[in-house]
RNA sequence: UGCUUAUCAAGAGCGGCGGAGGGACAGGCCCUUUGAAGCCCGGCAACCGGCAGAAAUGCAUCGGUGCCAAAUCCUGCGGUUUGUUCCGAAAGAUGAGUU
Numbered sequence: 001u002g003c004u005u006a007u008c009a010a011g012a013g014c015g016g017c018g019g020a021g022g023g024a025c026a027g028g029c030c031c032u033u034u035g036a037a038g039c040c041c042g043g044c045a046a047c048c049g050g051c052a053g054a055a056a057u058g059c060a061u062c063g064g065u066g067c068c069a070a071a072u073c074c075u076g077c078g079g080u081u082u083g084u085u086c087c088g089a090a091a092g093a094u095g096a097g098u099u
Base pairs, nucleotide, nucleotide: 002098003097004096005095006094007093008092013041015040016039017038021031022030023029025076026075027074028073042068043067044066047064048063049062050059051058052057072091077088078087079086
């Protein structure tokens, strides 16, 4: 890098450093000096491991990730609807397995 598979409407600081950007991409629409990204601390969650259990399932004390504006912010292709109504794909993200 590719492939398989599961999940994506819940949850998470009025802390420190830092200084202008950020929300994958495009178009929108937003967030941001009443301070962006990033780093640290803090927290959430429970996918894998771990622990308990016959199992269902539970725990977070420990390890590996992940995550902490808005539904994966919305649309992006197809179908459908009085309707941006609803459904399904694609794309993306994350975990686990695999090449």
Predicted 3D model of a 99-nucleotide RNA (SAM riboswitch aptamer (S box leader)). Rfam family: SAM riboswitch aptamer (S box leader). Rfam links the family to the GO term regulation of gene expression. Of the family's consensus pairs, 97% are formed in the model. The coordinates come from a structure-prediction model, not an experiment, and the mean pLDDT is 86.